[in-house]
Molecule: c-di-AMP riboswitch aptamer (ydaO/yuaA leader)
Organism: Bacillota bacterium
Order: sequence, then C1' cells, then structure tokens
RNA sequence: AUGUUGCUGUUGCCGAAUCCCCGUUCCAGGGGUACGGAGGAACCAUGUUCAGGGGUGAAACCUUGGAGGCAGGGCCUAUAUCCCCAGCCCUAACCCGUCAGCUAACUCCGGAGGCAAGGAGGGAUAAUAU
Repeated sequence: AUGUUGCUGUUGCCGAAUCCCCGUUCCAGGGGUACGGAGGAACCAUGUUCAGGGGUGAAACCUUGGAGGCAGGGCCUAUAUCCCCAGCCCUAACCCGUCAGCUAACUCCGGAGGCAAGGAGGGAUAAUAU
C1' cells in the first nucleotide's frame, strides 16, 4: 500500500413492517402506533363450480428439459419527485382449505426479515441555504 474476514457506529437499499409506553439486570412478554392486507350489502358485473377455486407479492406467460425469451420489478438518482442515456440485479416464497367478484356500515389480521459502496452522467420542477 492492497485484499479478505469479524465487531461496532454512520449513511443508504428491498419491504407495509417505523416509532412510543409498561415490564425485565438483559432476553422473553404485554399494550398502542406510522404504514399495510383480507372478509363483508344494495347497485353493477359474472355463465363458474375437480383439470377445484382463491389470497399476499414485481415474481405472470411462452418455448424447452440445459436454460433461454418476453411482460413485470428494484438500484444507480445521497434534499425530494419526474424523464432520458449507460450499467448492475430480481423475476421467489408462503398461505386459505371446497370457500370468497365489486362492496357502505361492520368484522378480522400484519406491523417481519434481509442487504450494500462512484455514472461522483444529462434535463425539468420544487424546497432549502447564500
């Protein structure tokens, strides 16, 4: 000087998943909360029920039996949002249990986990500071 690994802190990212209080030496546990999801009338809509059907989610479809294509999603954009160019990734998993279109009142749930580093690119709008 460079690379790798571990710990801590800061900053940032995916995601609804942040924050507060009680409690405990700490953990566990309990109550709320930003923010999310499901069920559920009338009206409207629907010919749909074994090849069962449905939900959360970007994660659906096609060709194939190695994987690829394309729709879709995220970062890069670090004050915030939108657009363009280039680049890098994802395209899962789980749940309900024969049952659910929309849906006011109403009812019931979640409020986790996992990650990372230069393009110091361009344009527009807004905010802030001087």